[in-house]
RNA sequence: CAGCGUUCUCAGGGCGGGGCGGAACUCCCCACCGGCGGUGACAGGGCGAAAGCCCUGAAGCCCGCGAGCGCCCGGGGGUCCGACAGGGCUUCCGGGGUCAGCAGAUCCGGUGCGAUUCCGGGGCCGACGGUCACAGUCCGGAUGGAAGAGAGCGCGG
Repeated sequence: CAGCGUUCUCAGGGCGGGGCGGAACUCCCCACCGGCGGUGACAGGGCGAAAGCCCUGAAGCCCGCGAGCGCCCGGGGGUCCGACAGGGCUUCCGGGGUCAGCAGAUCCGGUGCGAUUCCGGGGCCGACGGUCACAGUCCGGAUGGAAGAGAGCGCGG
């Protein structure tokens, strides 16, 4: 210091004001928030005589990934049909992990060889279940899981 193995730790933010209403942090007006890896012309710092080199940070909407839903597999409960072999609907639990899918959203101007990343301006997006009323921001699954990040130890060069 590549790589491999193993153990541990860490790993998500946000409704403040007003309106209507019997009731809304769910609607309307004004607000607020932005996981992980990559790219990155920007910013900060260090070293150097210089050329330059190194470290850190930097995209919600560019390329990928994650949780959730869905899907597939297995099992349990309820109910219905039945020729008693099995099947339909529904619900819960466990597993798989991209499998058909939901999967989302960016333009204009400027600089420049080069930017959907910088600068300026405008716009847009956000799982599922719950709720006296429709939720990115409330409650719940979740004291969960996980993209990944860091550290220790071992092997190895």
A computed fold for a 157-nucleotide RNA from Teichococcus deserti, annotated as FMN riboswitch aptamer (RFN element). The RNAcentral record of the sequence draws on Rfam and Ribocentre. RNAcentral records the identical sequence in 2 taxa. Rfam family: FMN riboswitch aptamer (RFN element). Rfam's curators write: The RFN element is a highly conserved domain that is found frequently in the 5'-untranslated regions of prokaryotic mRNAs that encode for flavin mononucleotide (FMN) biosynthesis and transport proteins.